[in-house]
Context: one part of a larger RNA
RNA sequence: CUGGGCGUAAAGCGCGCGUAGGCGGCUUUGUAAGUCGGAUGUGAAAGCCCUGGGCUUAACCUGGGAAUUGCAUUCGAUACUGCAGAGCUAGAGUAUGGUAGAGGGAAGUGGAAUUCCGGGUGUAGCGGUGAAAUGCGUAGAUAUUCGGAGGAACACCAGUGGCGAAGGCGGCUCACUGGCUCGAUACUGACGCUGAGGUGCGAAAGCGUGGGGAGCAAACAGGAUUAGAUACCCUGGUAGUCCACGCCGUAAACUAUGAGAGCCAGACGUCGGGCGGCUUGCCGUUCGUGUCGCAGUUAACGCAUUAAGCUCUCCGCCUGGGGAGUACGGCCGCAAGGUUAAAACUC
Numbered sequence: 001c002u003g004g005g006c007g008u009a010a011a012g013c014g015c016g017c018g019u020a021g022g023c024g025g026c027u028u029u030g031u032a033a034g035u036c037g038g039a040u041g042u043g044a045a046a047g048c049c050c051u052g053g054g055c056u057u058a059a060c061c062u063g064g065g066a067a068u069u070g071c072a073u074u075c076g077a078u079a080c081u082g083c084a085g086a087g088c089u090a091g092a093g094u095a096u097g098g099u100a101g102a103g104g105g106a107a108g109u110g111g112a113a114u115u116c117c118g119g120g121u122g123u124a125g126c127g128g129u130g131a132a133a134u135g136c137g138u139a140g141a142u143a144u145u146c147g148g149a150g151g152a153a154c155a156c157c158a159g160u161g162g163c164g165a166a167g168g169c170g171g172c173u174c175a176c177u178g179g180c181u182c183g184a185u186a187c188u189g190a191c192g193c194u195g196a197g198g199u200g201c202g203a204a205a206g207c208g209u210g211g212g213g214a215g216c217a218a219a220c221a222g223g224a225u226u227a228g229a230u231a232c233c234c235u236g237g238u239a240g241u242c243c244a245c246g247c248c249g250u251a252a253a254c255u256a257u258g259a260g261a262g263c264c265a266g267a268c269g270u271c272g273g274g275c276g277g278c279u280u281g282c283c284g285u286u287c288g289u290g291u292c293g294c295a296g297u298u299a300a301c302g303c304a305u306u307a308a309g310c311u312c313u314c315c316g317c318c319u320g321g322g323g324a325g326u327a328c329g330g331c332c333g334c335a336a337g338g339u340u341a342a343a344a345c346u347c
Stems, first nucleotide, its partner, number of pairs: 003319004007301002012315001014201004021194003025088007033081002035077008049065006091191001092188004096183003103177002107173003110154001115149007125136002162169002206247006215241002220236004258314006266292005276283002296303002320347003329340004
């Protein structure tokens, strides 16, 4: 490279947007670049192959043919692809009218609870565990009640419920704002799909500057346990967790399943919307979300119209285990480190 693959064996980029490129709906006209056919020229000789001849044969030498699958020129063909022109509406999109939603960023606001502070009542314990102890408490704790401060998270509703491309999103109100979806018409007329590079978003932890700090809690300290106990359990407790701005760019970033399109039995749920029959309820259609299940598929497990079935287009990735997602170099980063990414050697 070809081939075969990528749910679990190695392998789908964490997720978008999008450049180049690749691929691309229906009808028609032209062209003839790709494509197909004919002719001509060329494709040195030798060799290989076929068939003759010469050395007694063979090796060897020699005549002829074929082949040389190519290139160029020219004459044609026009189904498909390309290019150019014209048109269409089934793809895609726009307008219009509705629905649902923890979609996003900003501002404001509410109650419960924990902690702390102050006052009252009140007295000897509280706390914690398997059992204890460290710890707190006569300087009045725990308990209870009133008032206050402050931070963080939003019980019930709550649901294999909803929304978002993914990460993710949950008290309430308001303005701003993105997307999906449904109905009926009108319009544009292939404007599409994918997407190397590129660019943006991206949990938690971590980093920088400045705030904030109730609870929780790496590190740390003490008490236990134990042979030991740098742990599990307990009492404390600092970074951090929160906010603003900036960085980091990784996760079992998982559906371990890339995106788009077409085709292929059903059954039962569930969310939102629309239409009709219309009688509460049922039926049909569409979008999403689940469970089961046929054909088919799979090494099996399983998947099964939300495919891992049958096909098409484009991208990414894999190629025995270890060494190693490491070294070196490059790029990025304040750093931590990330990304790209080997080899020797060994089994």
Model confidence (mean pLDDT): 87 of 100. This is a predicted structure of a 347-nucleotide part of an RNA (small-subunit ribosomal RNA, central domain) from a metagenome.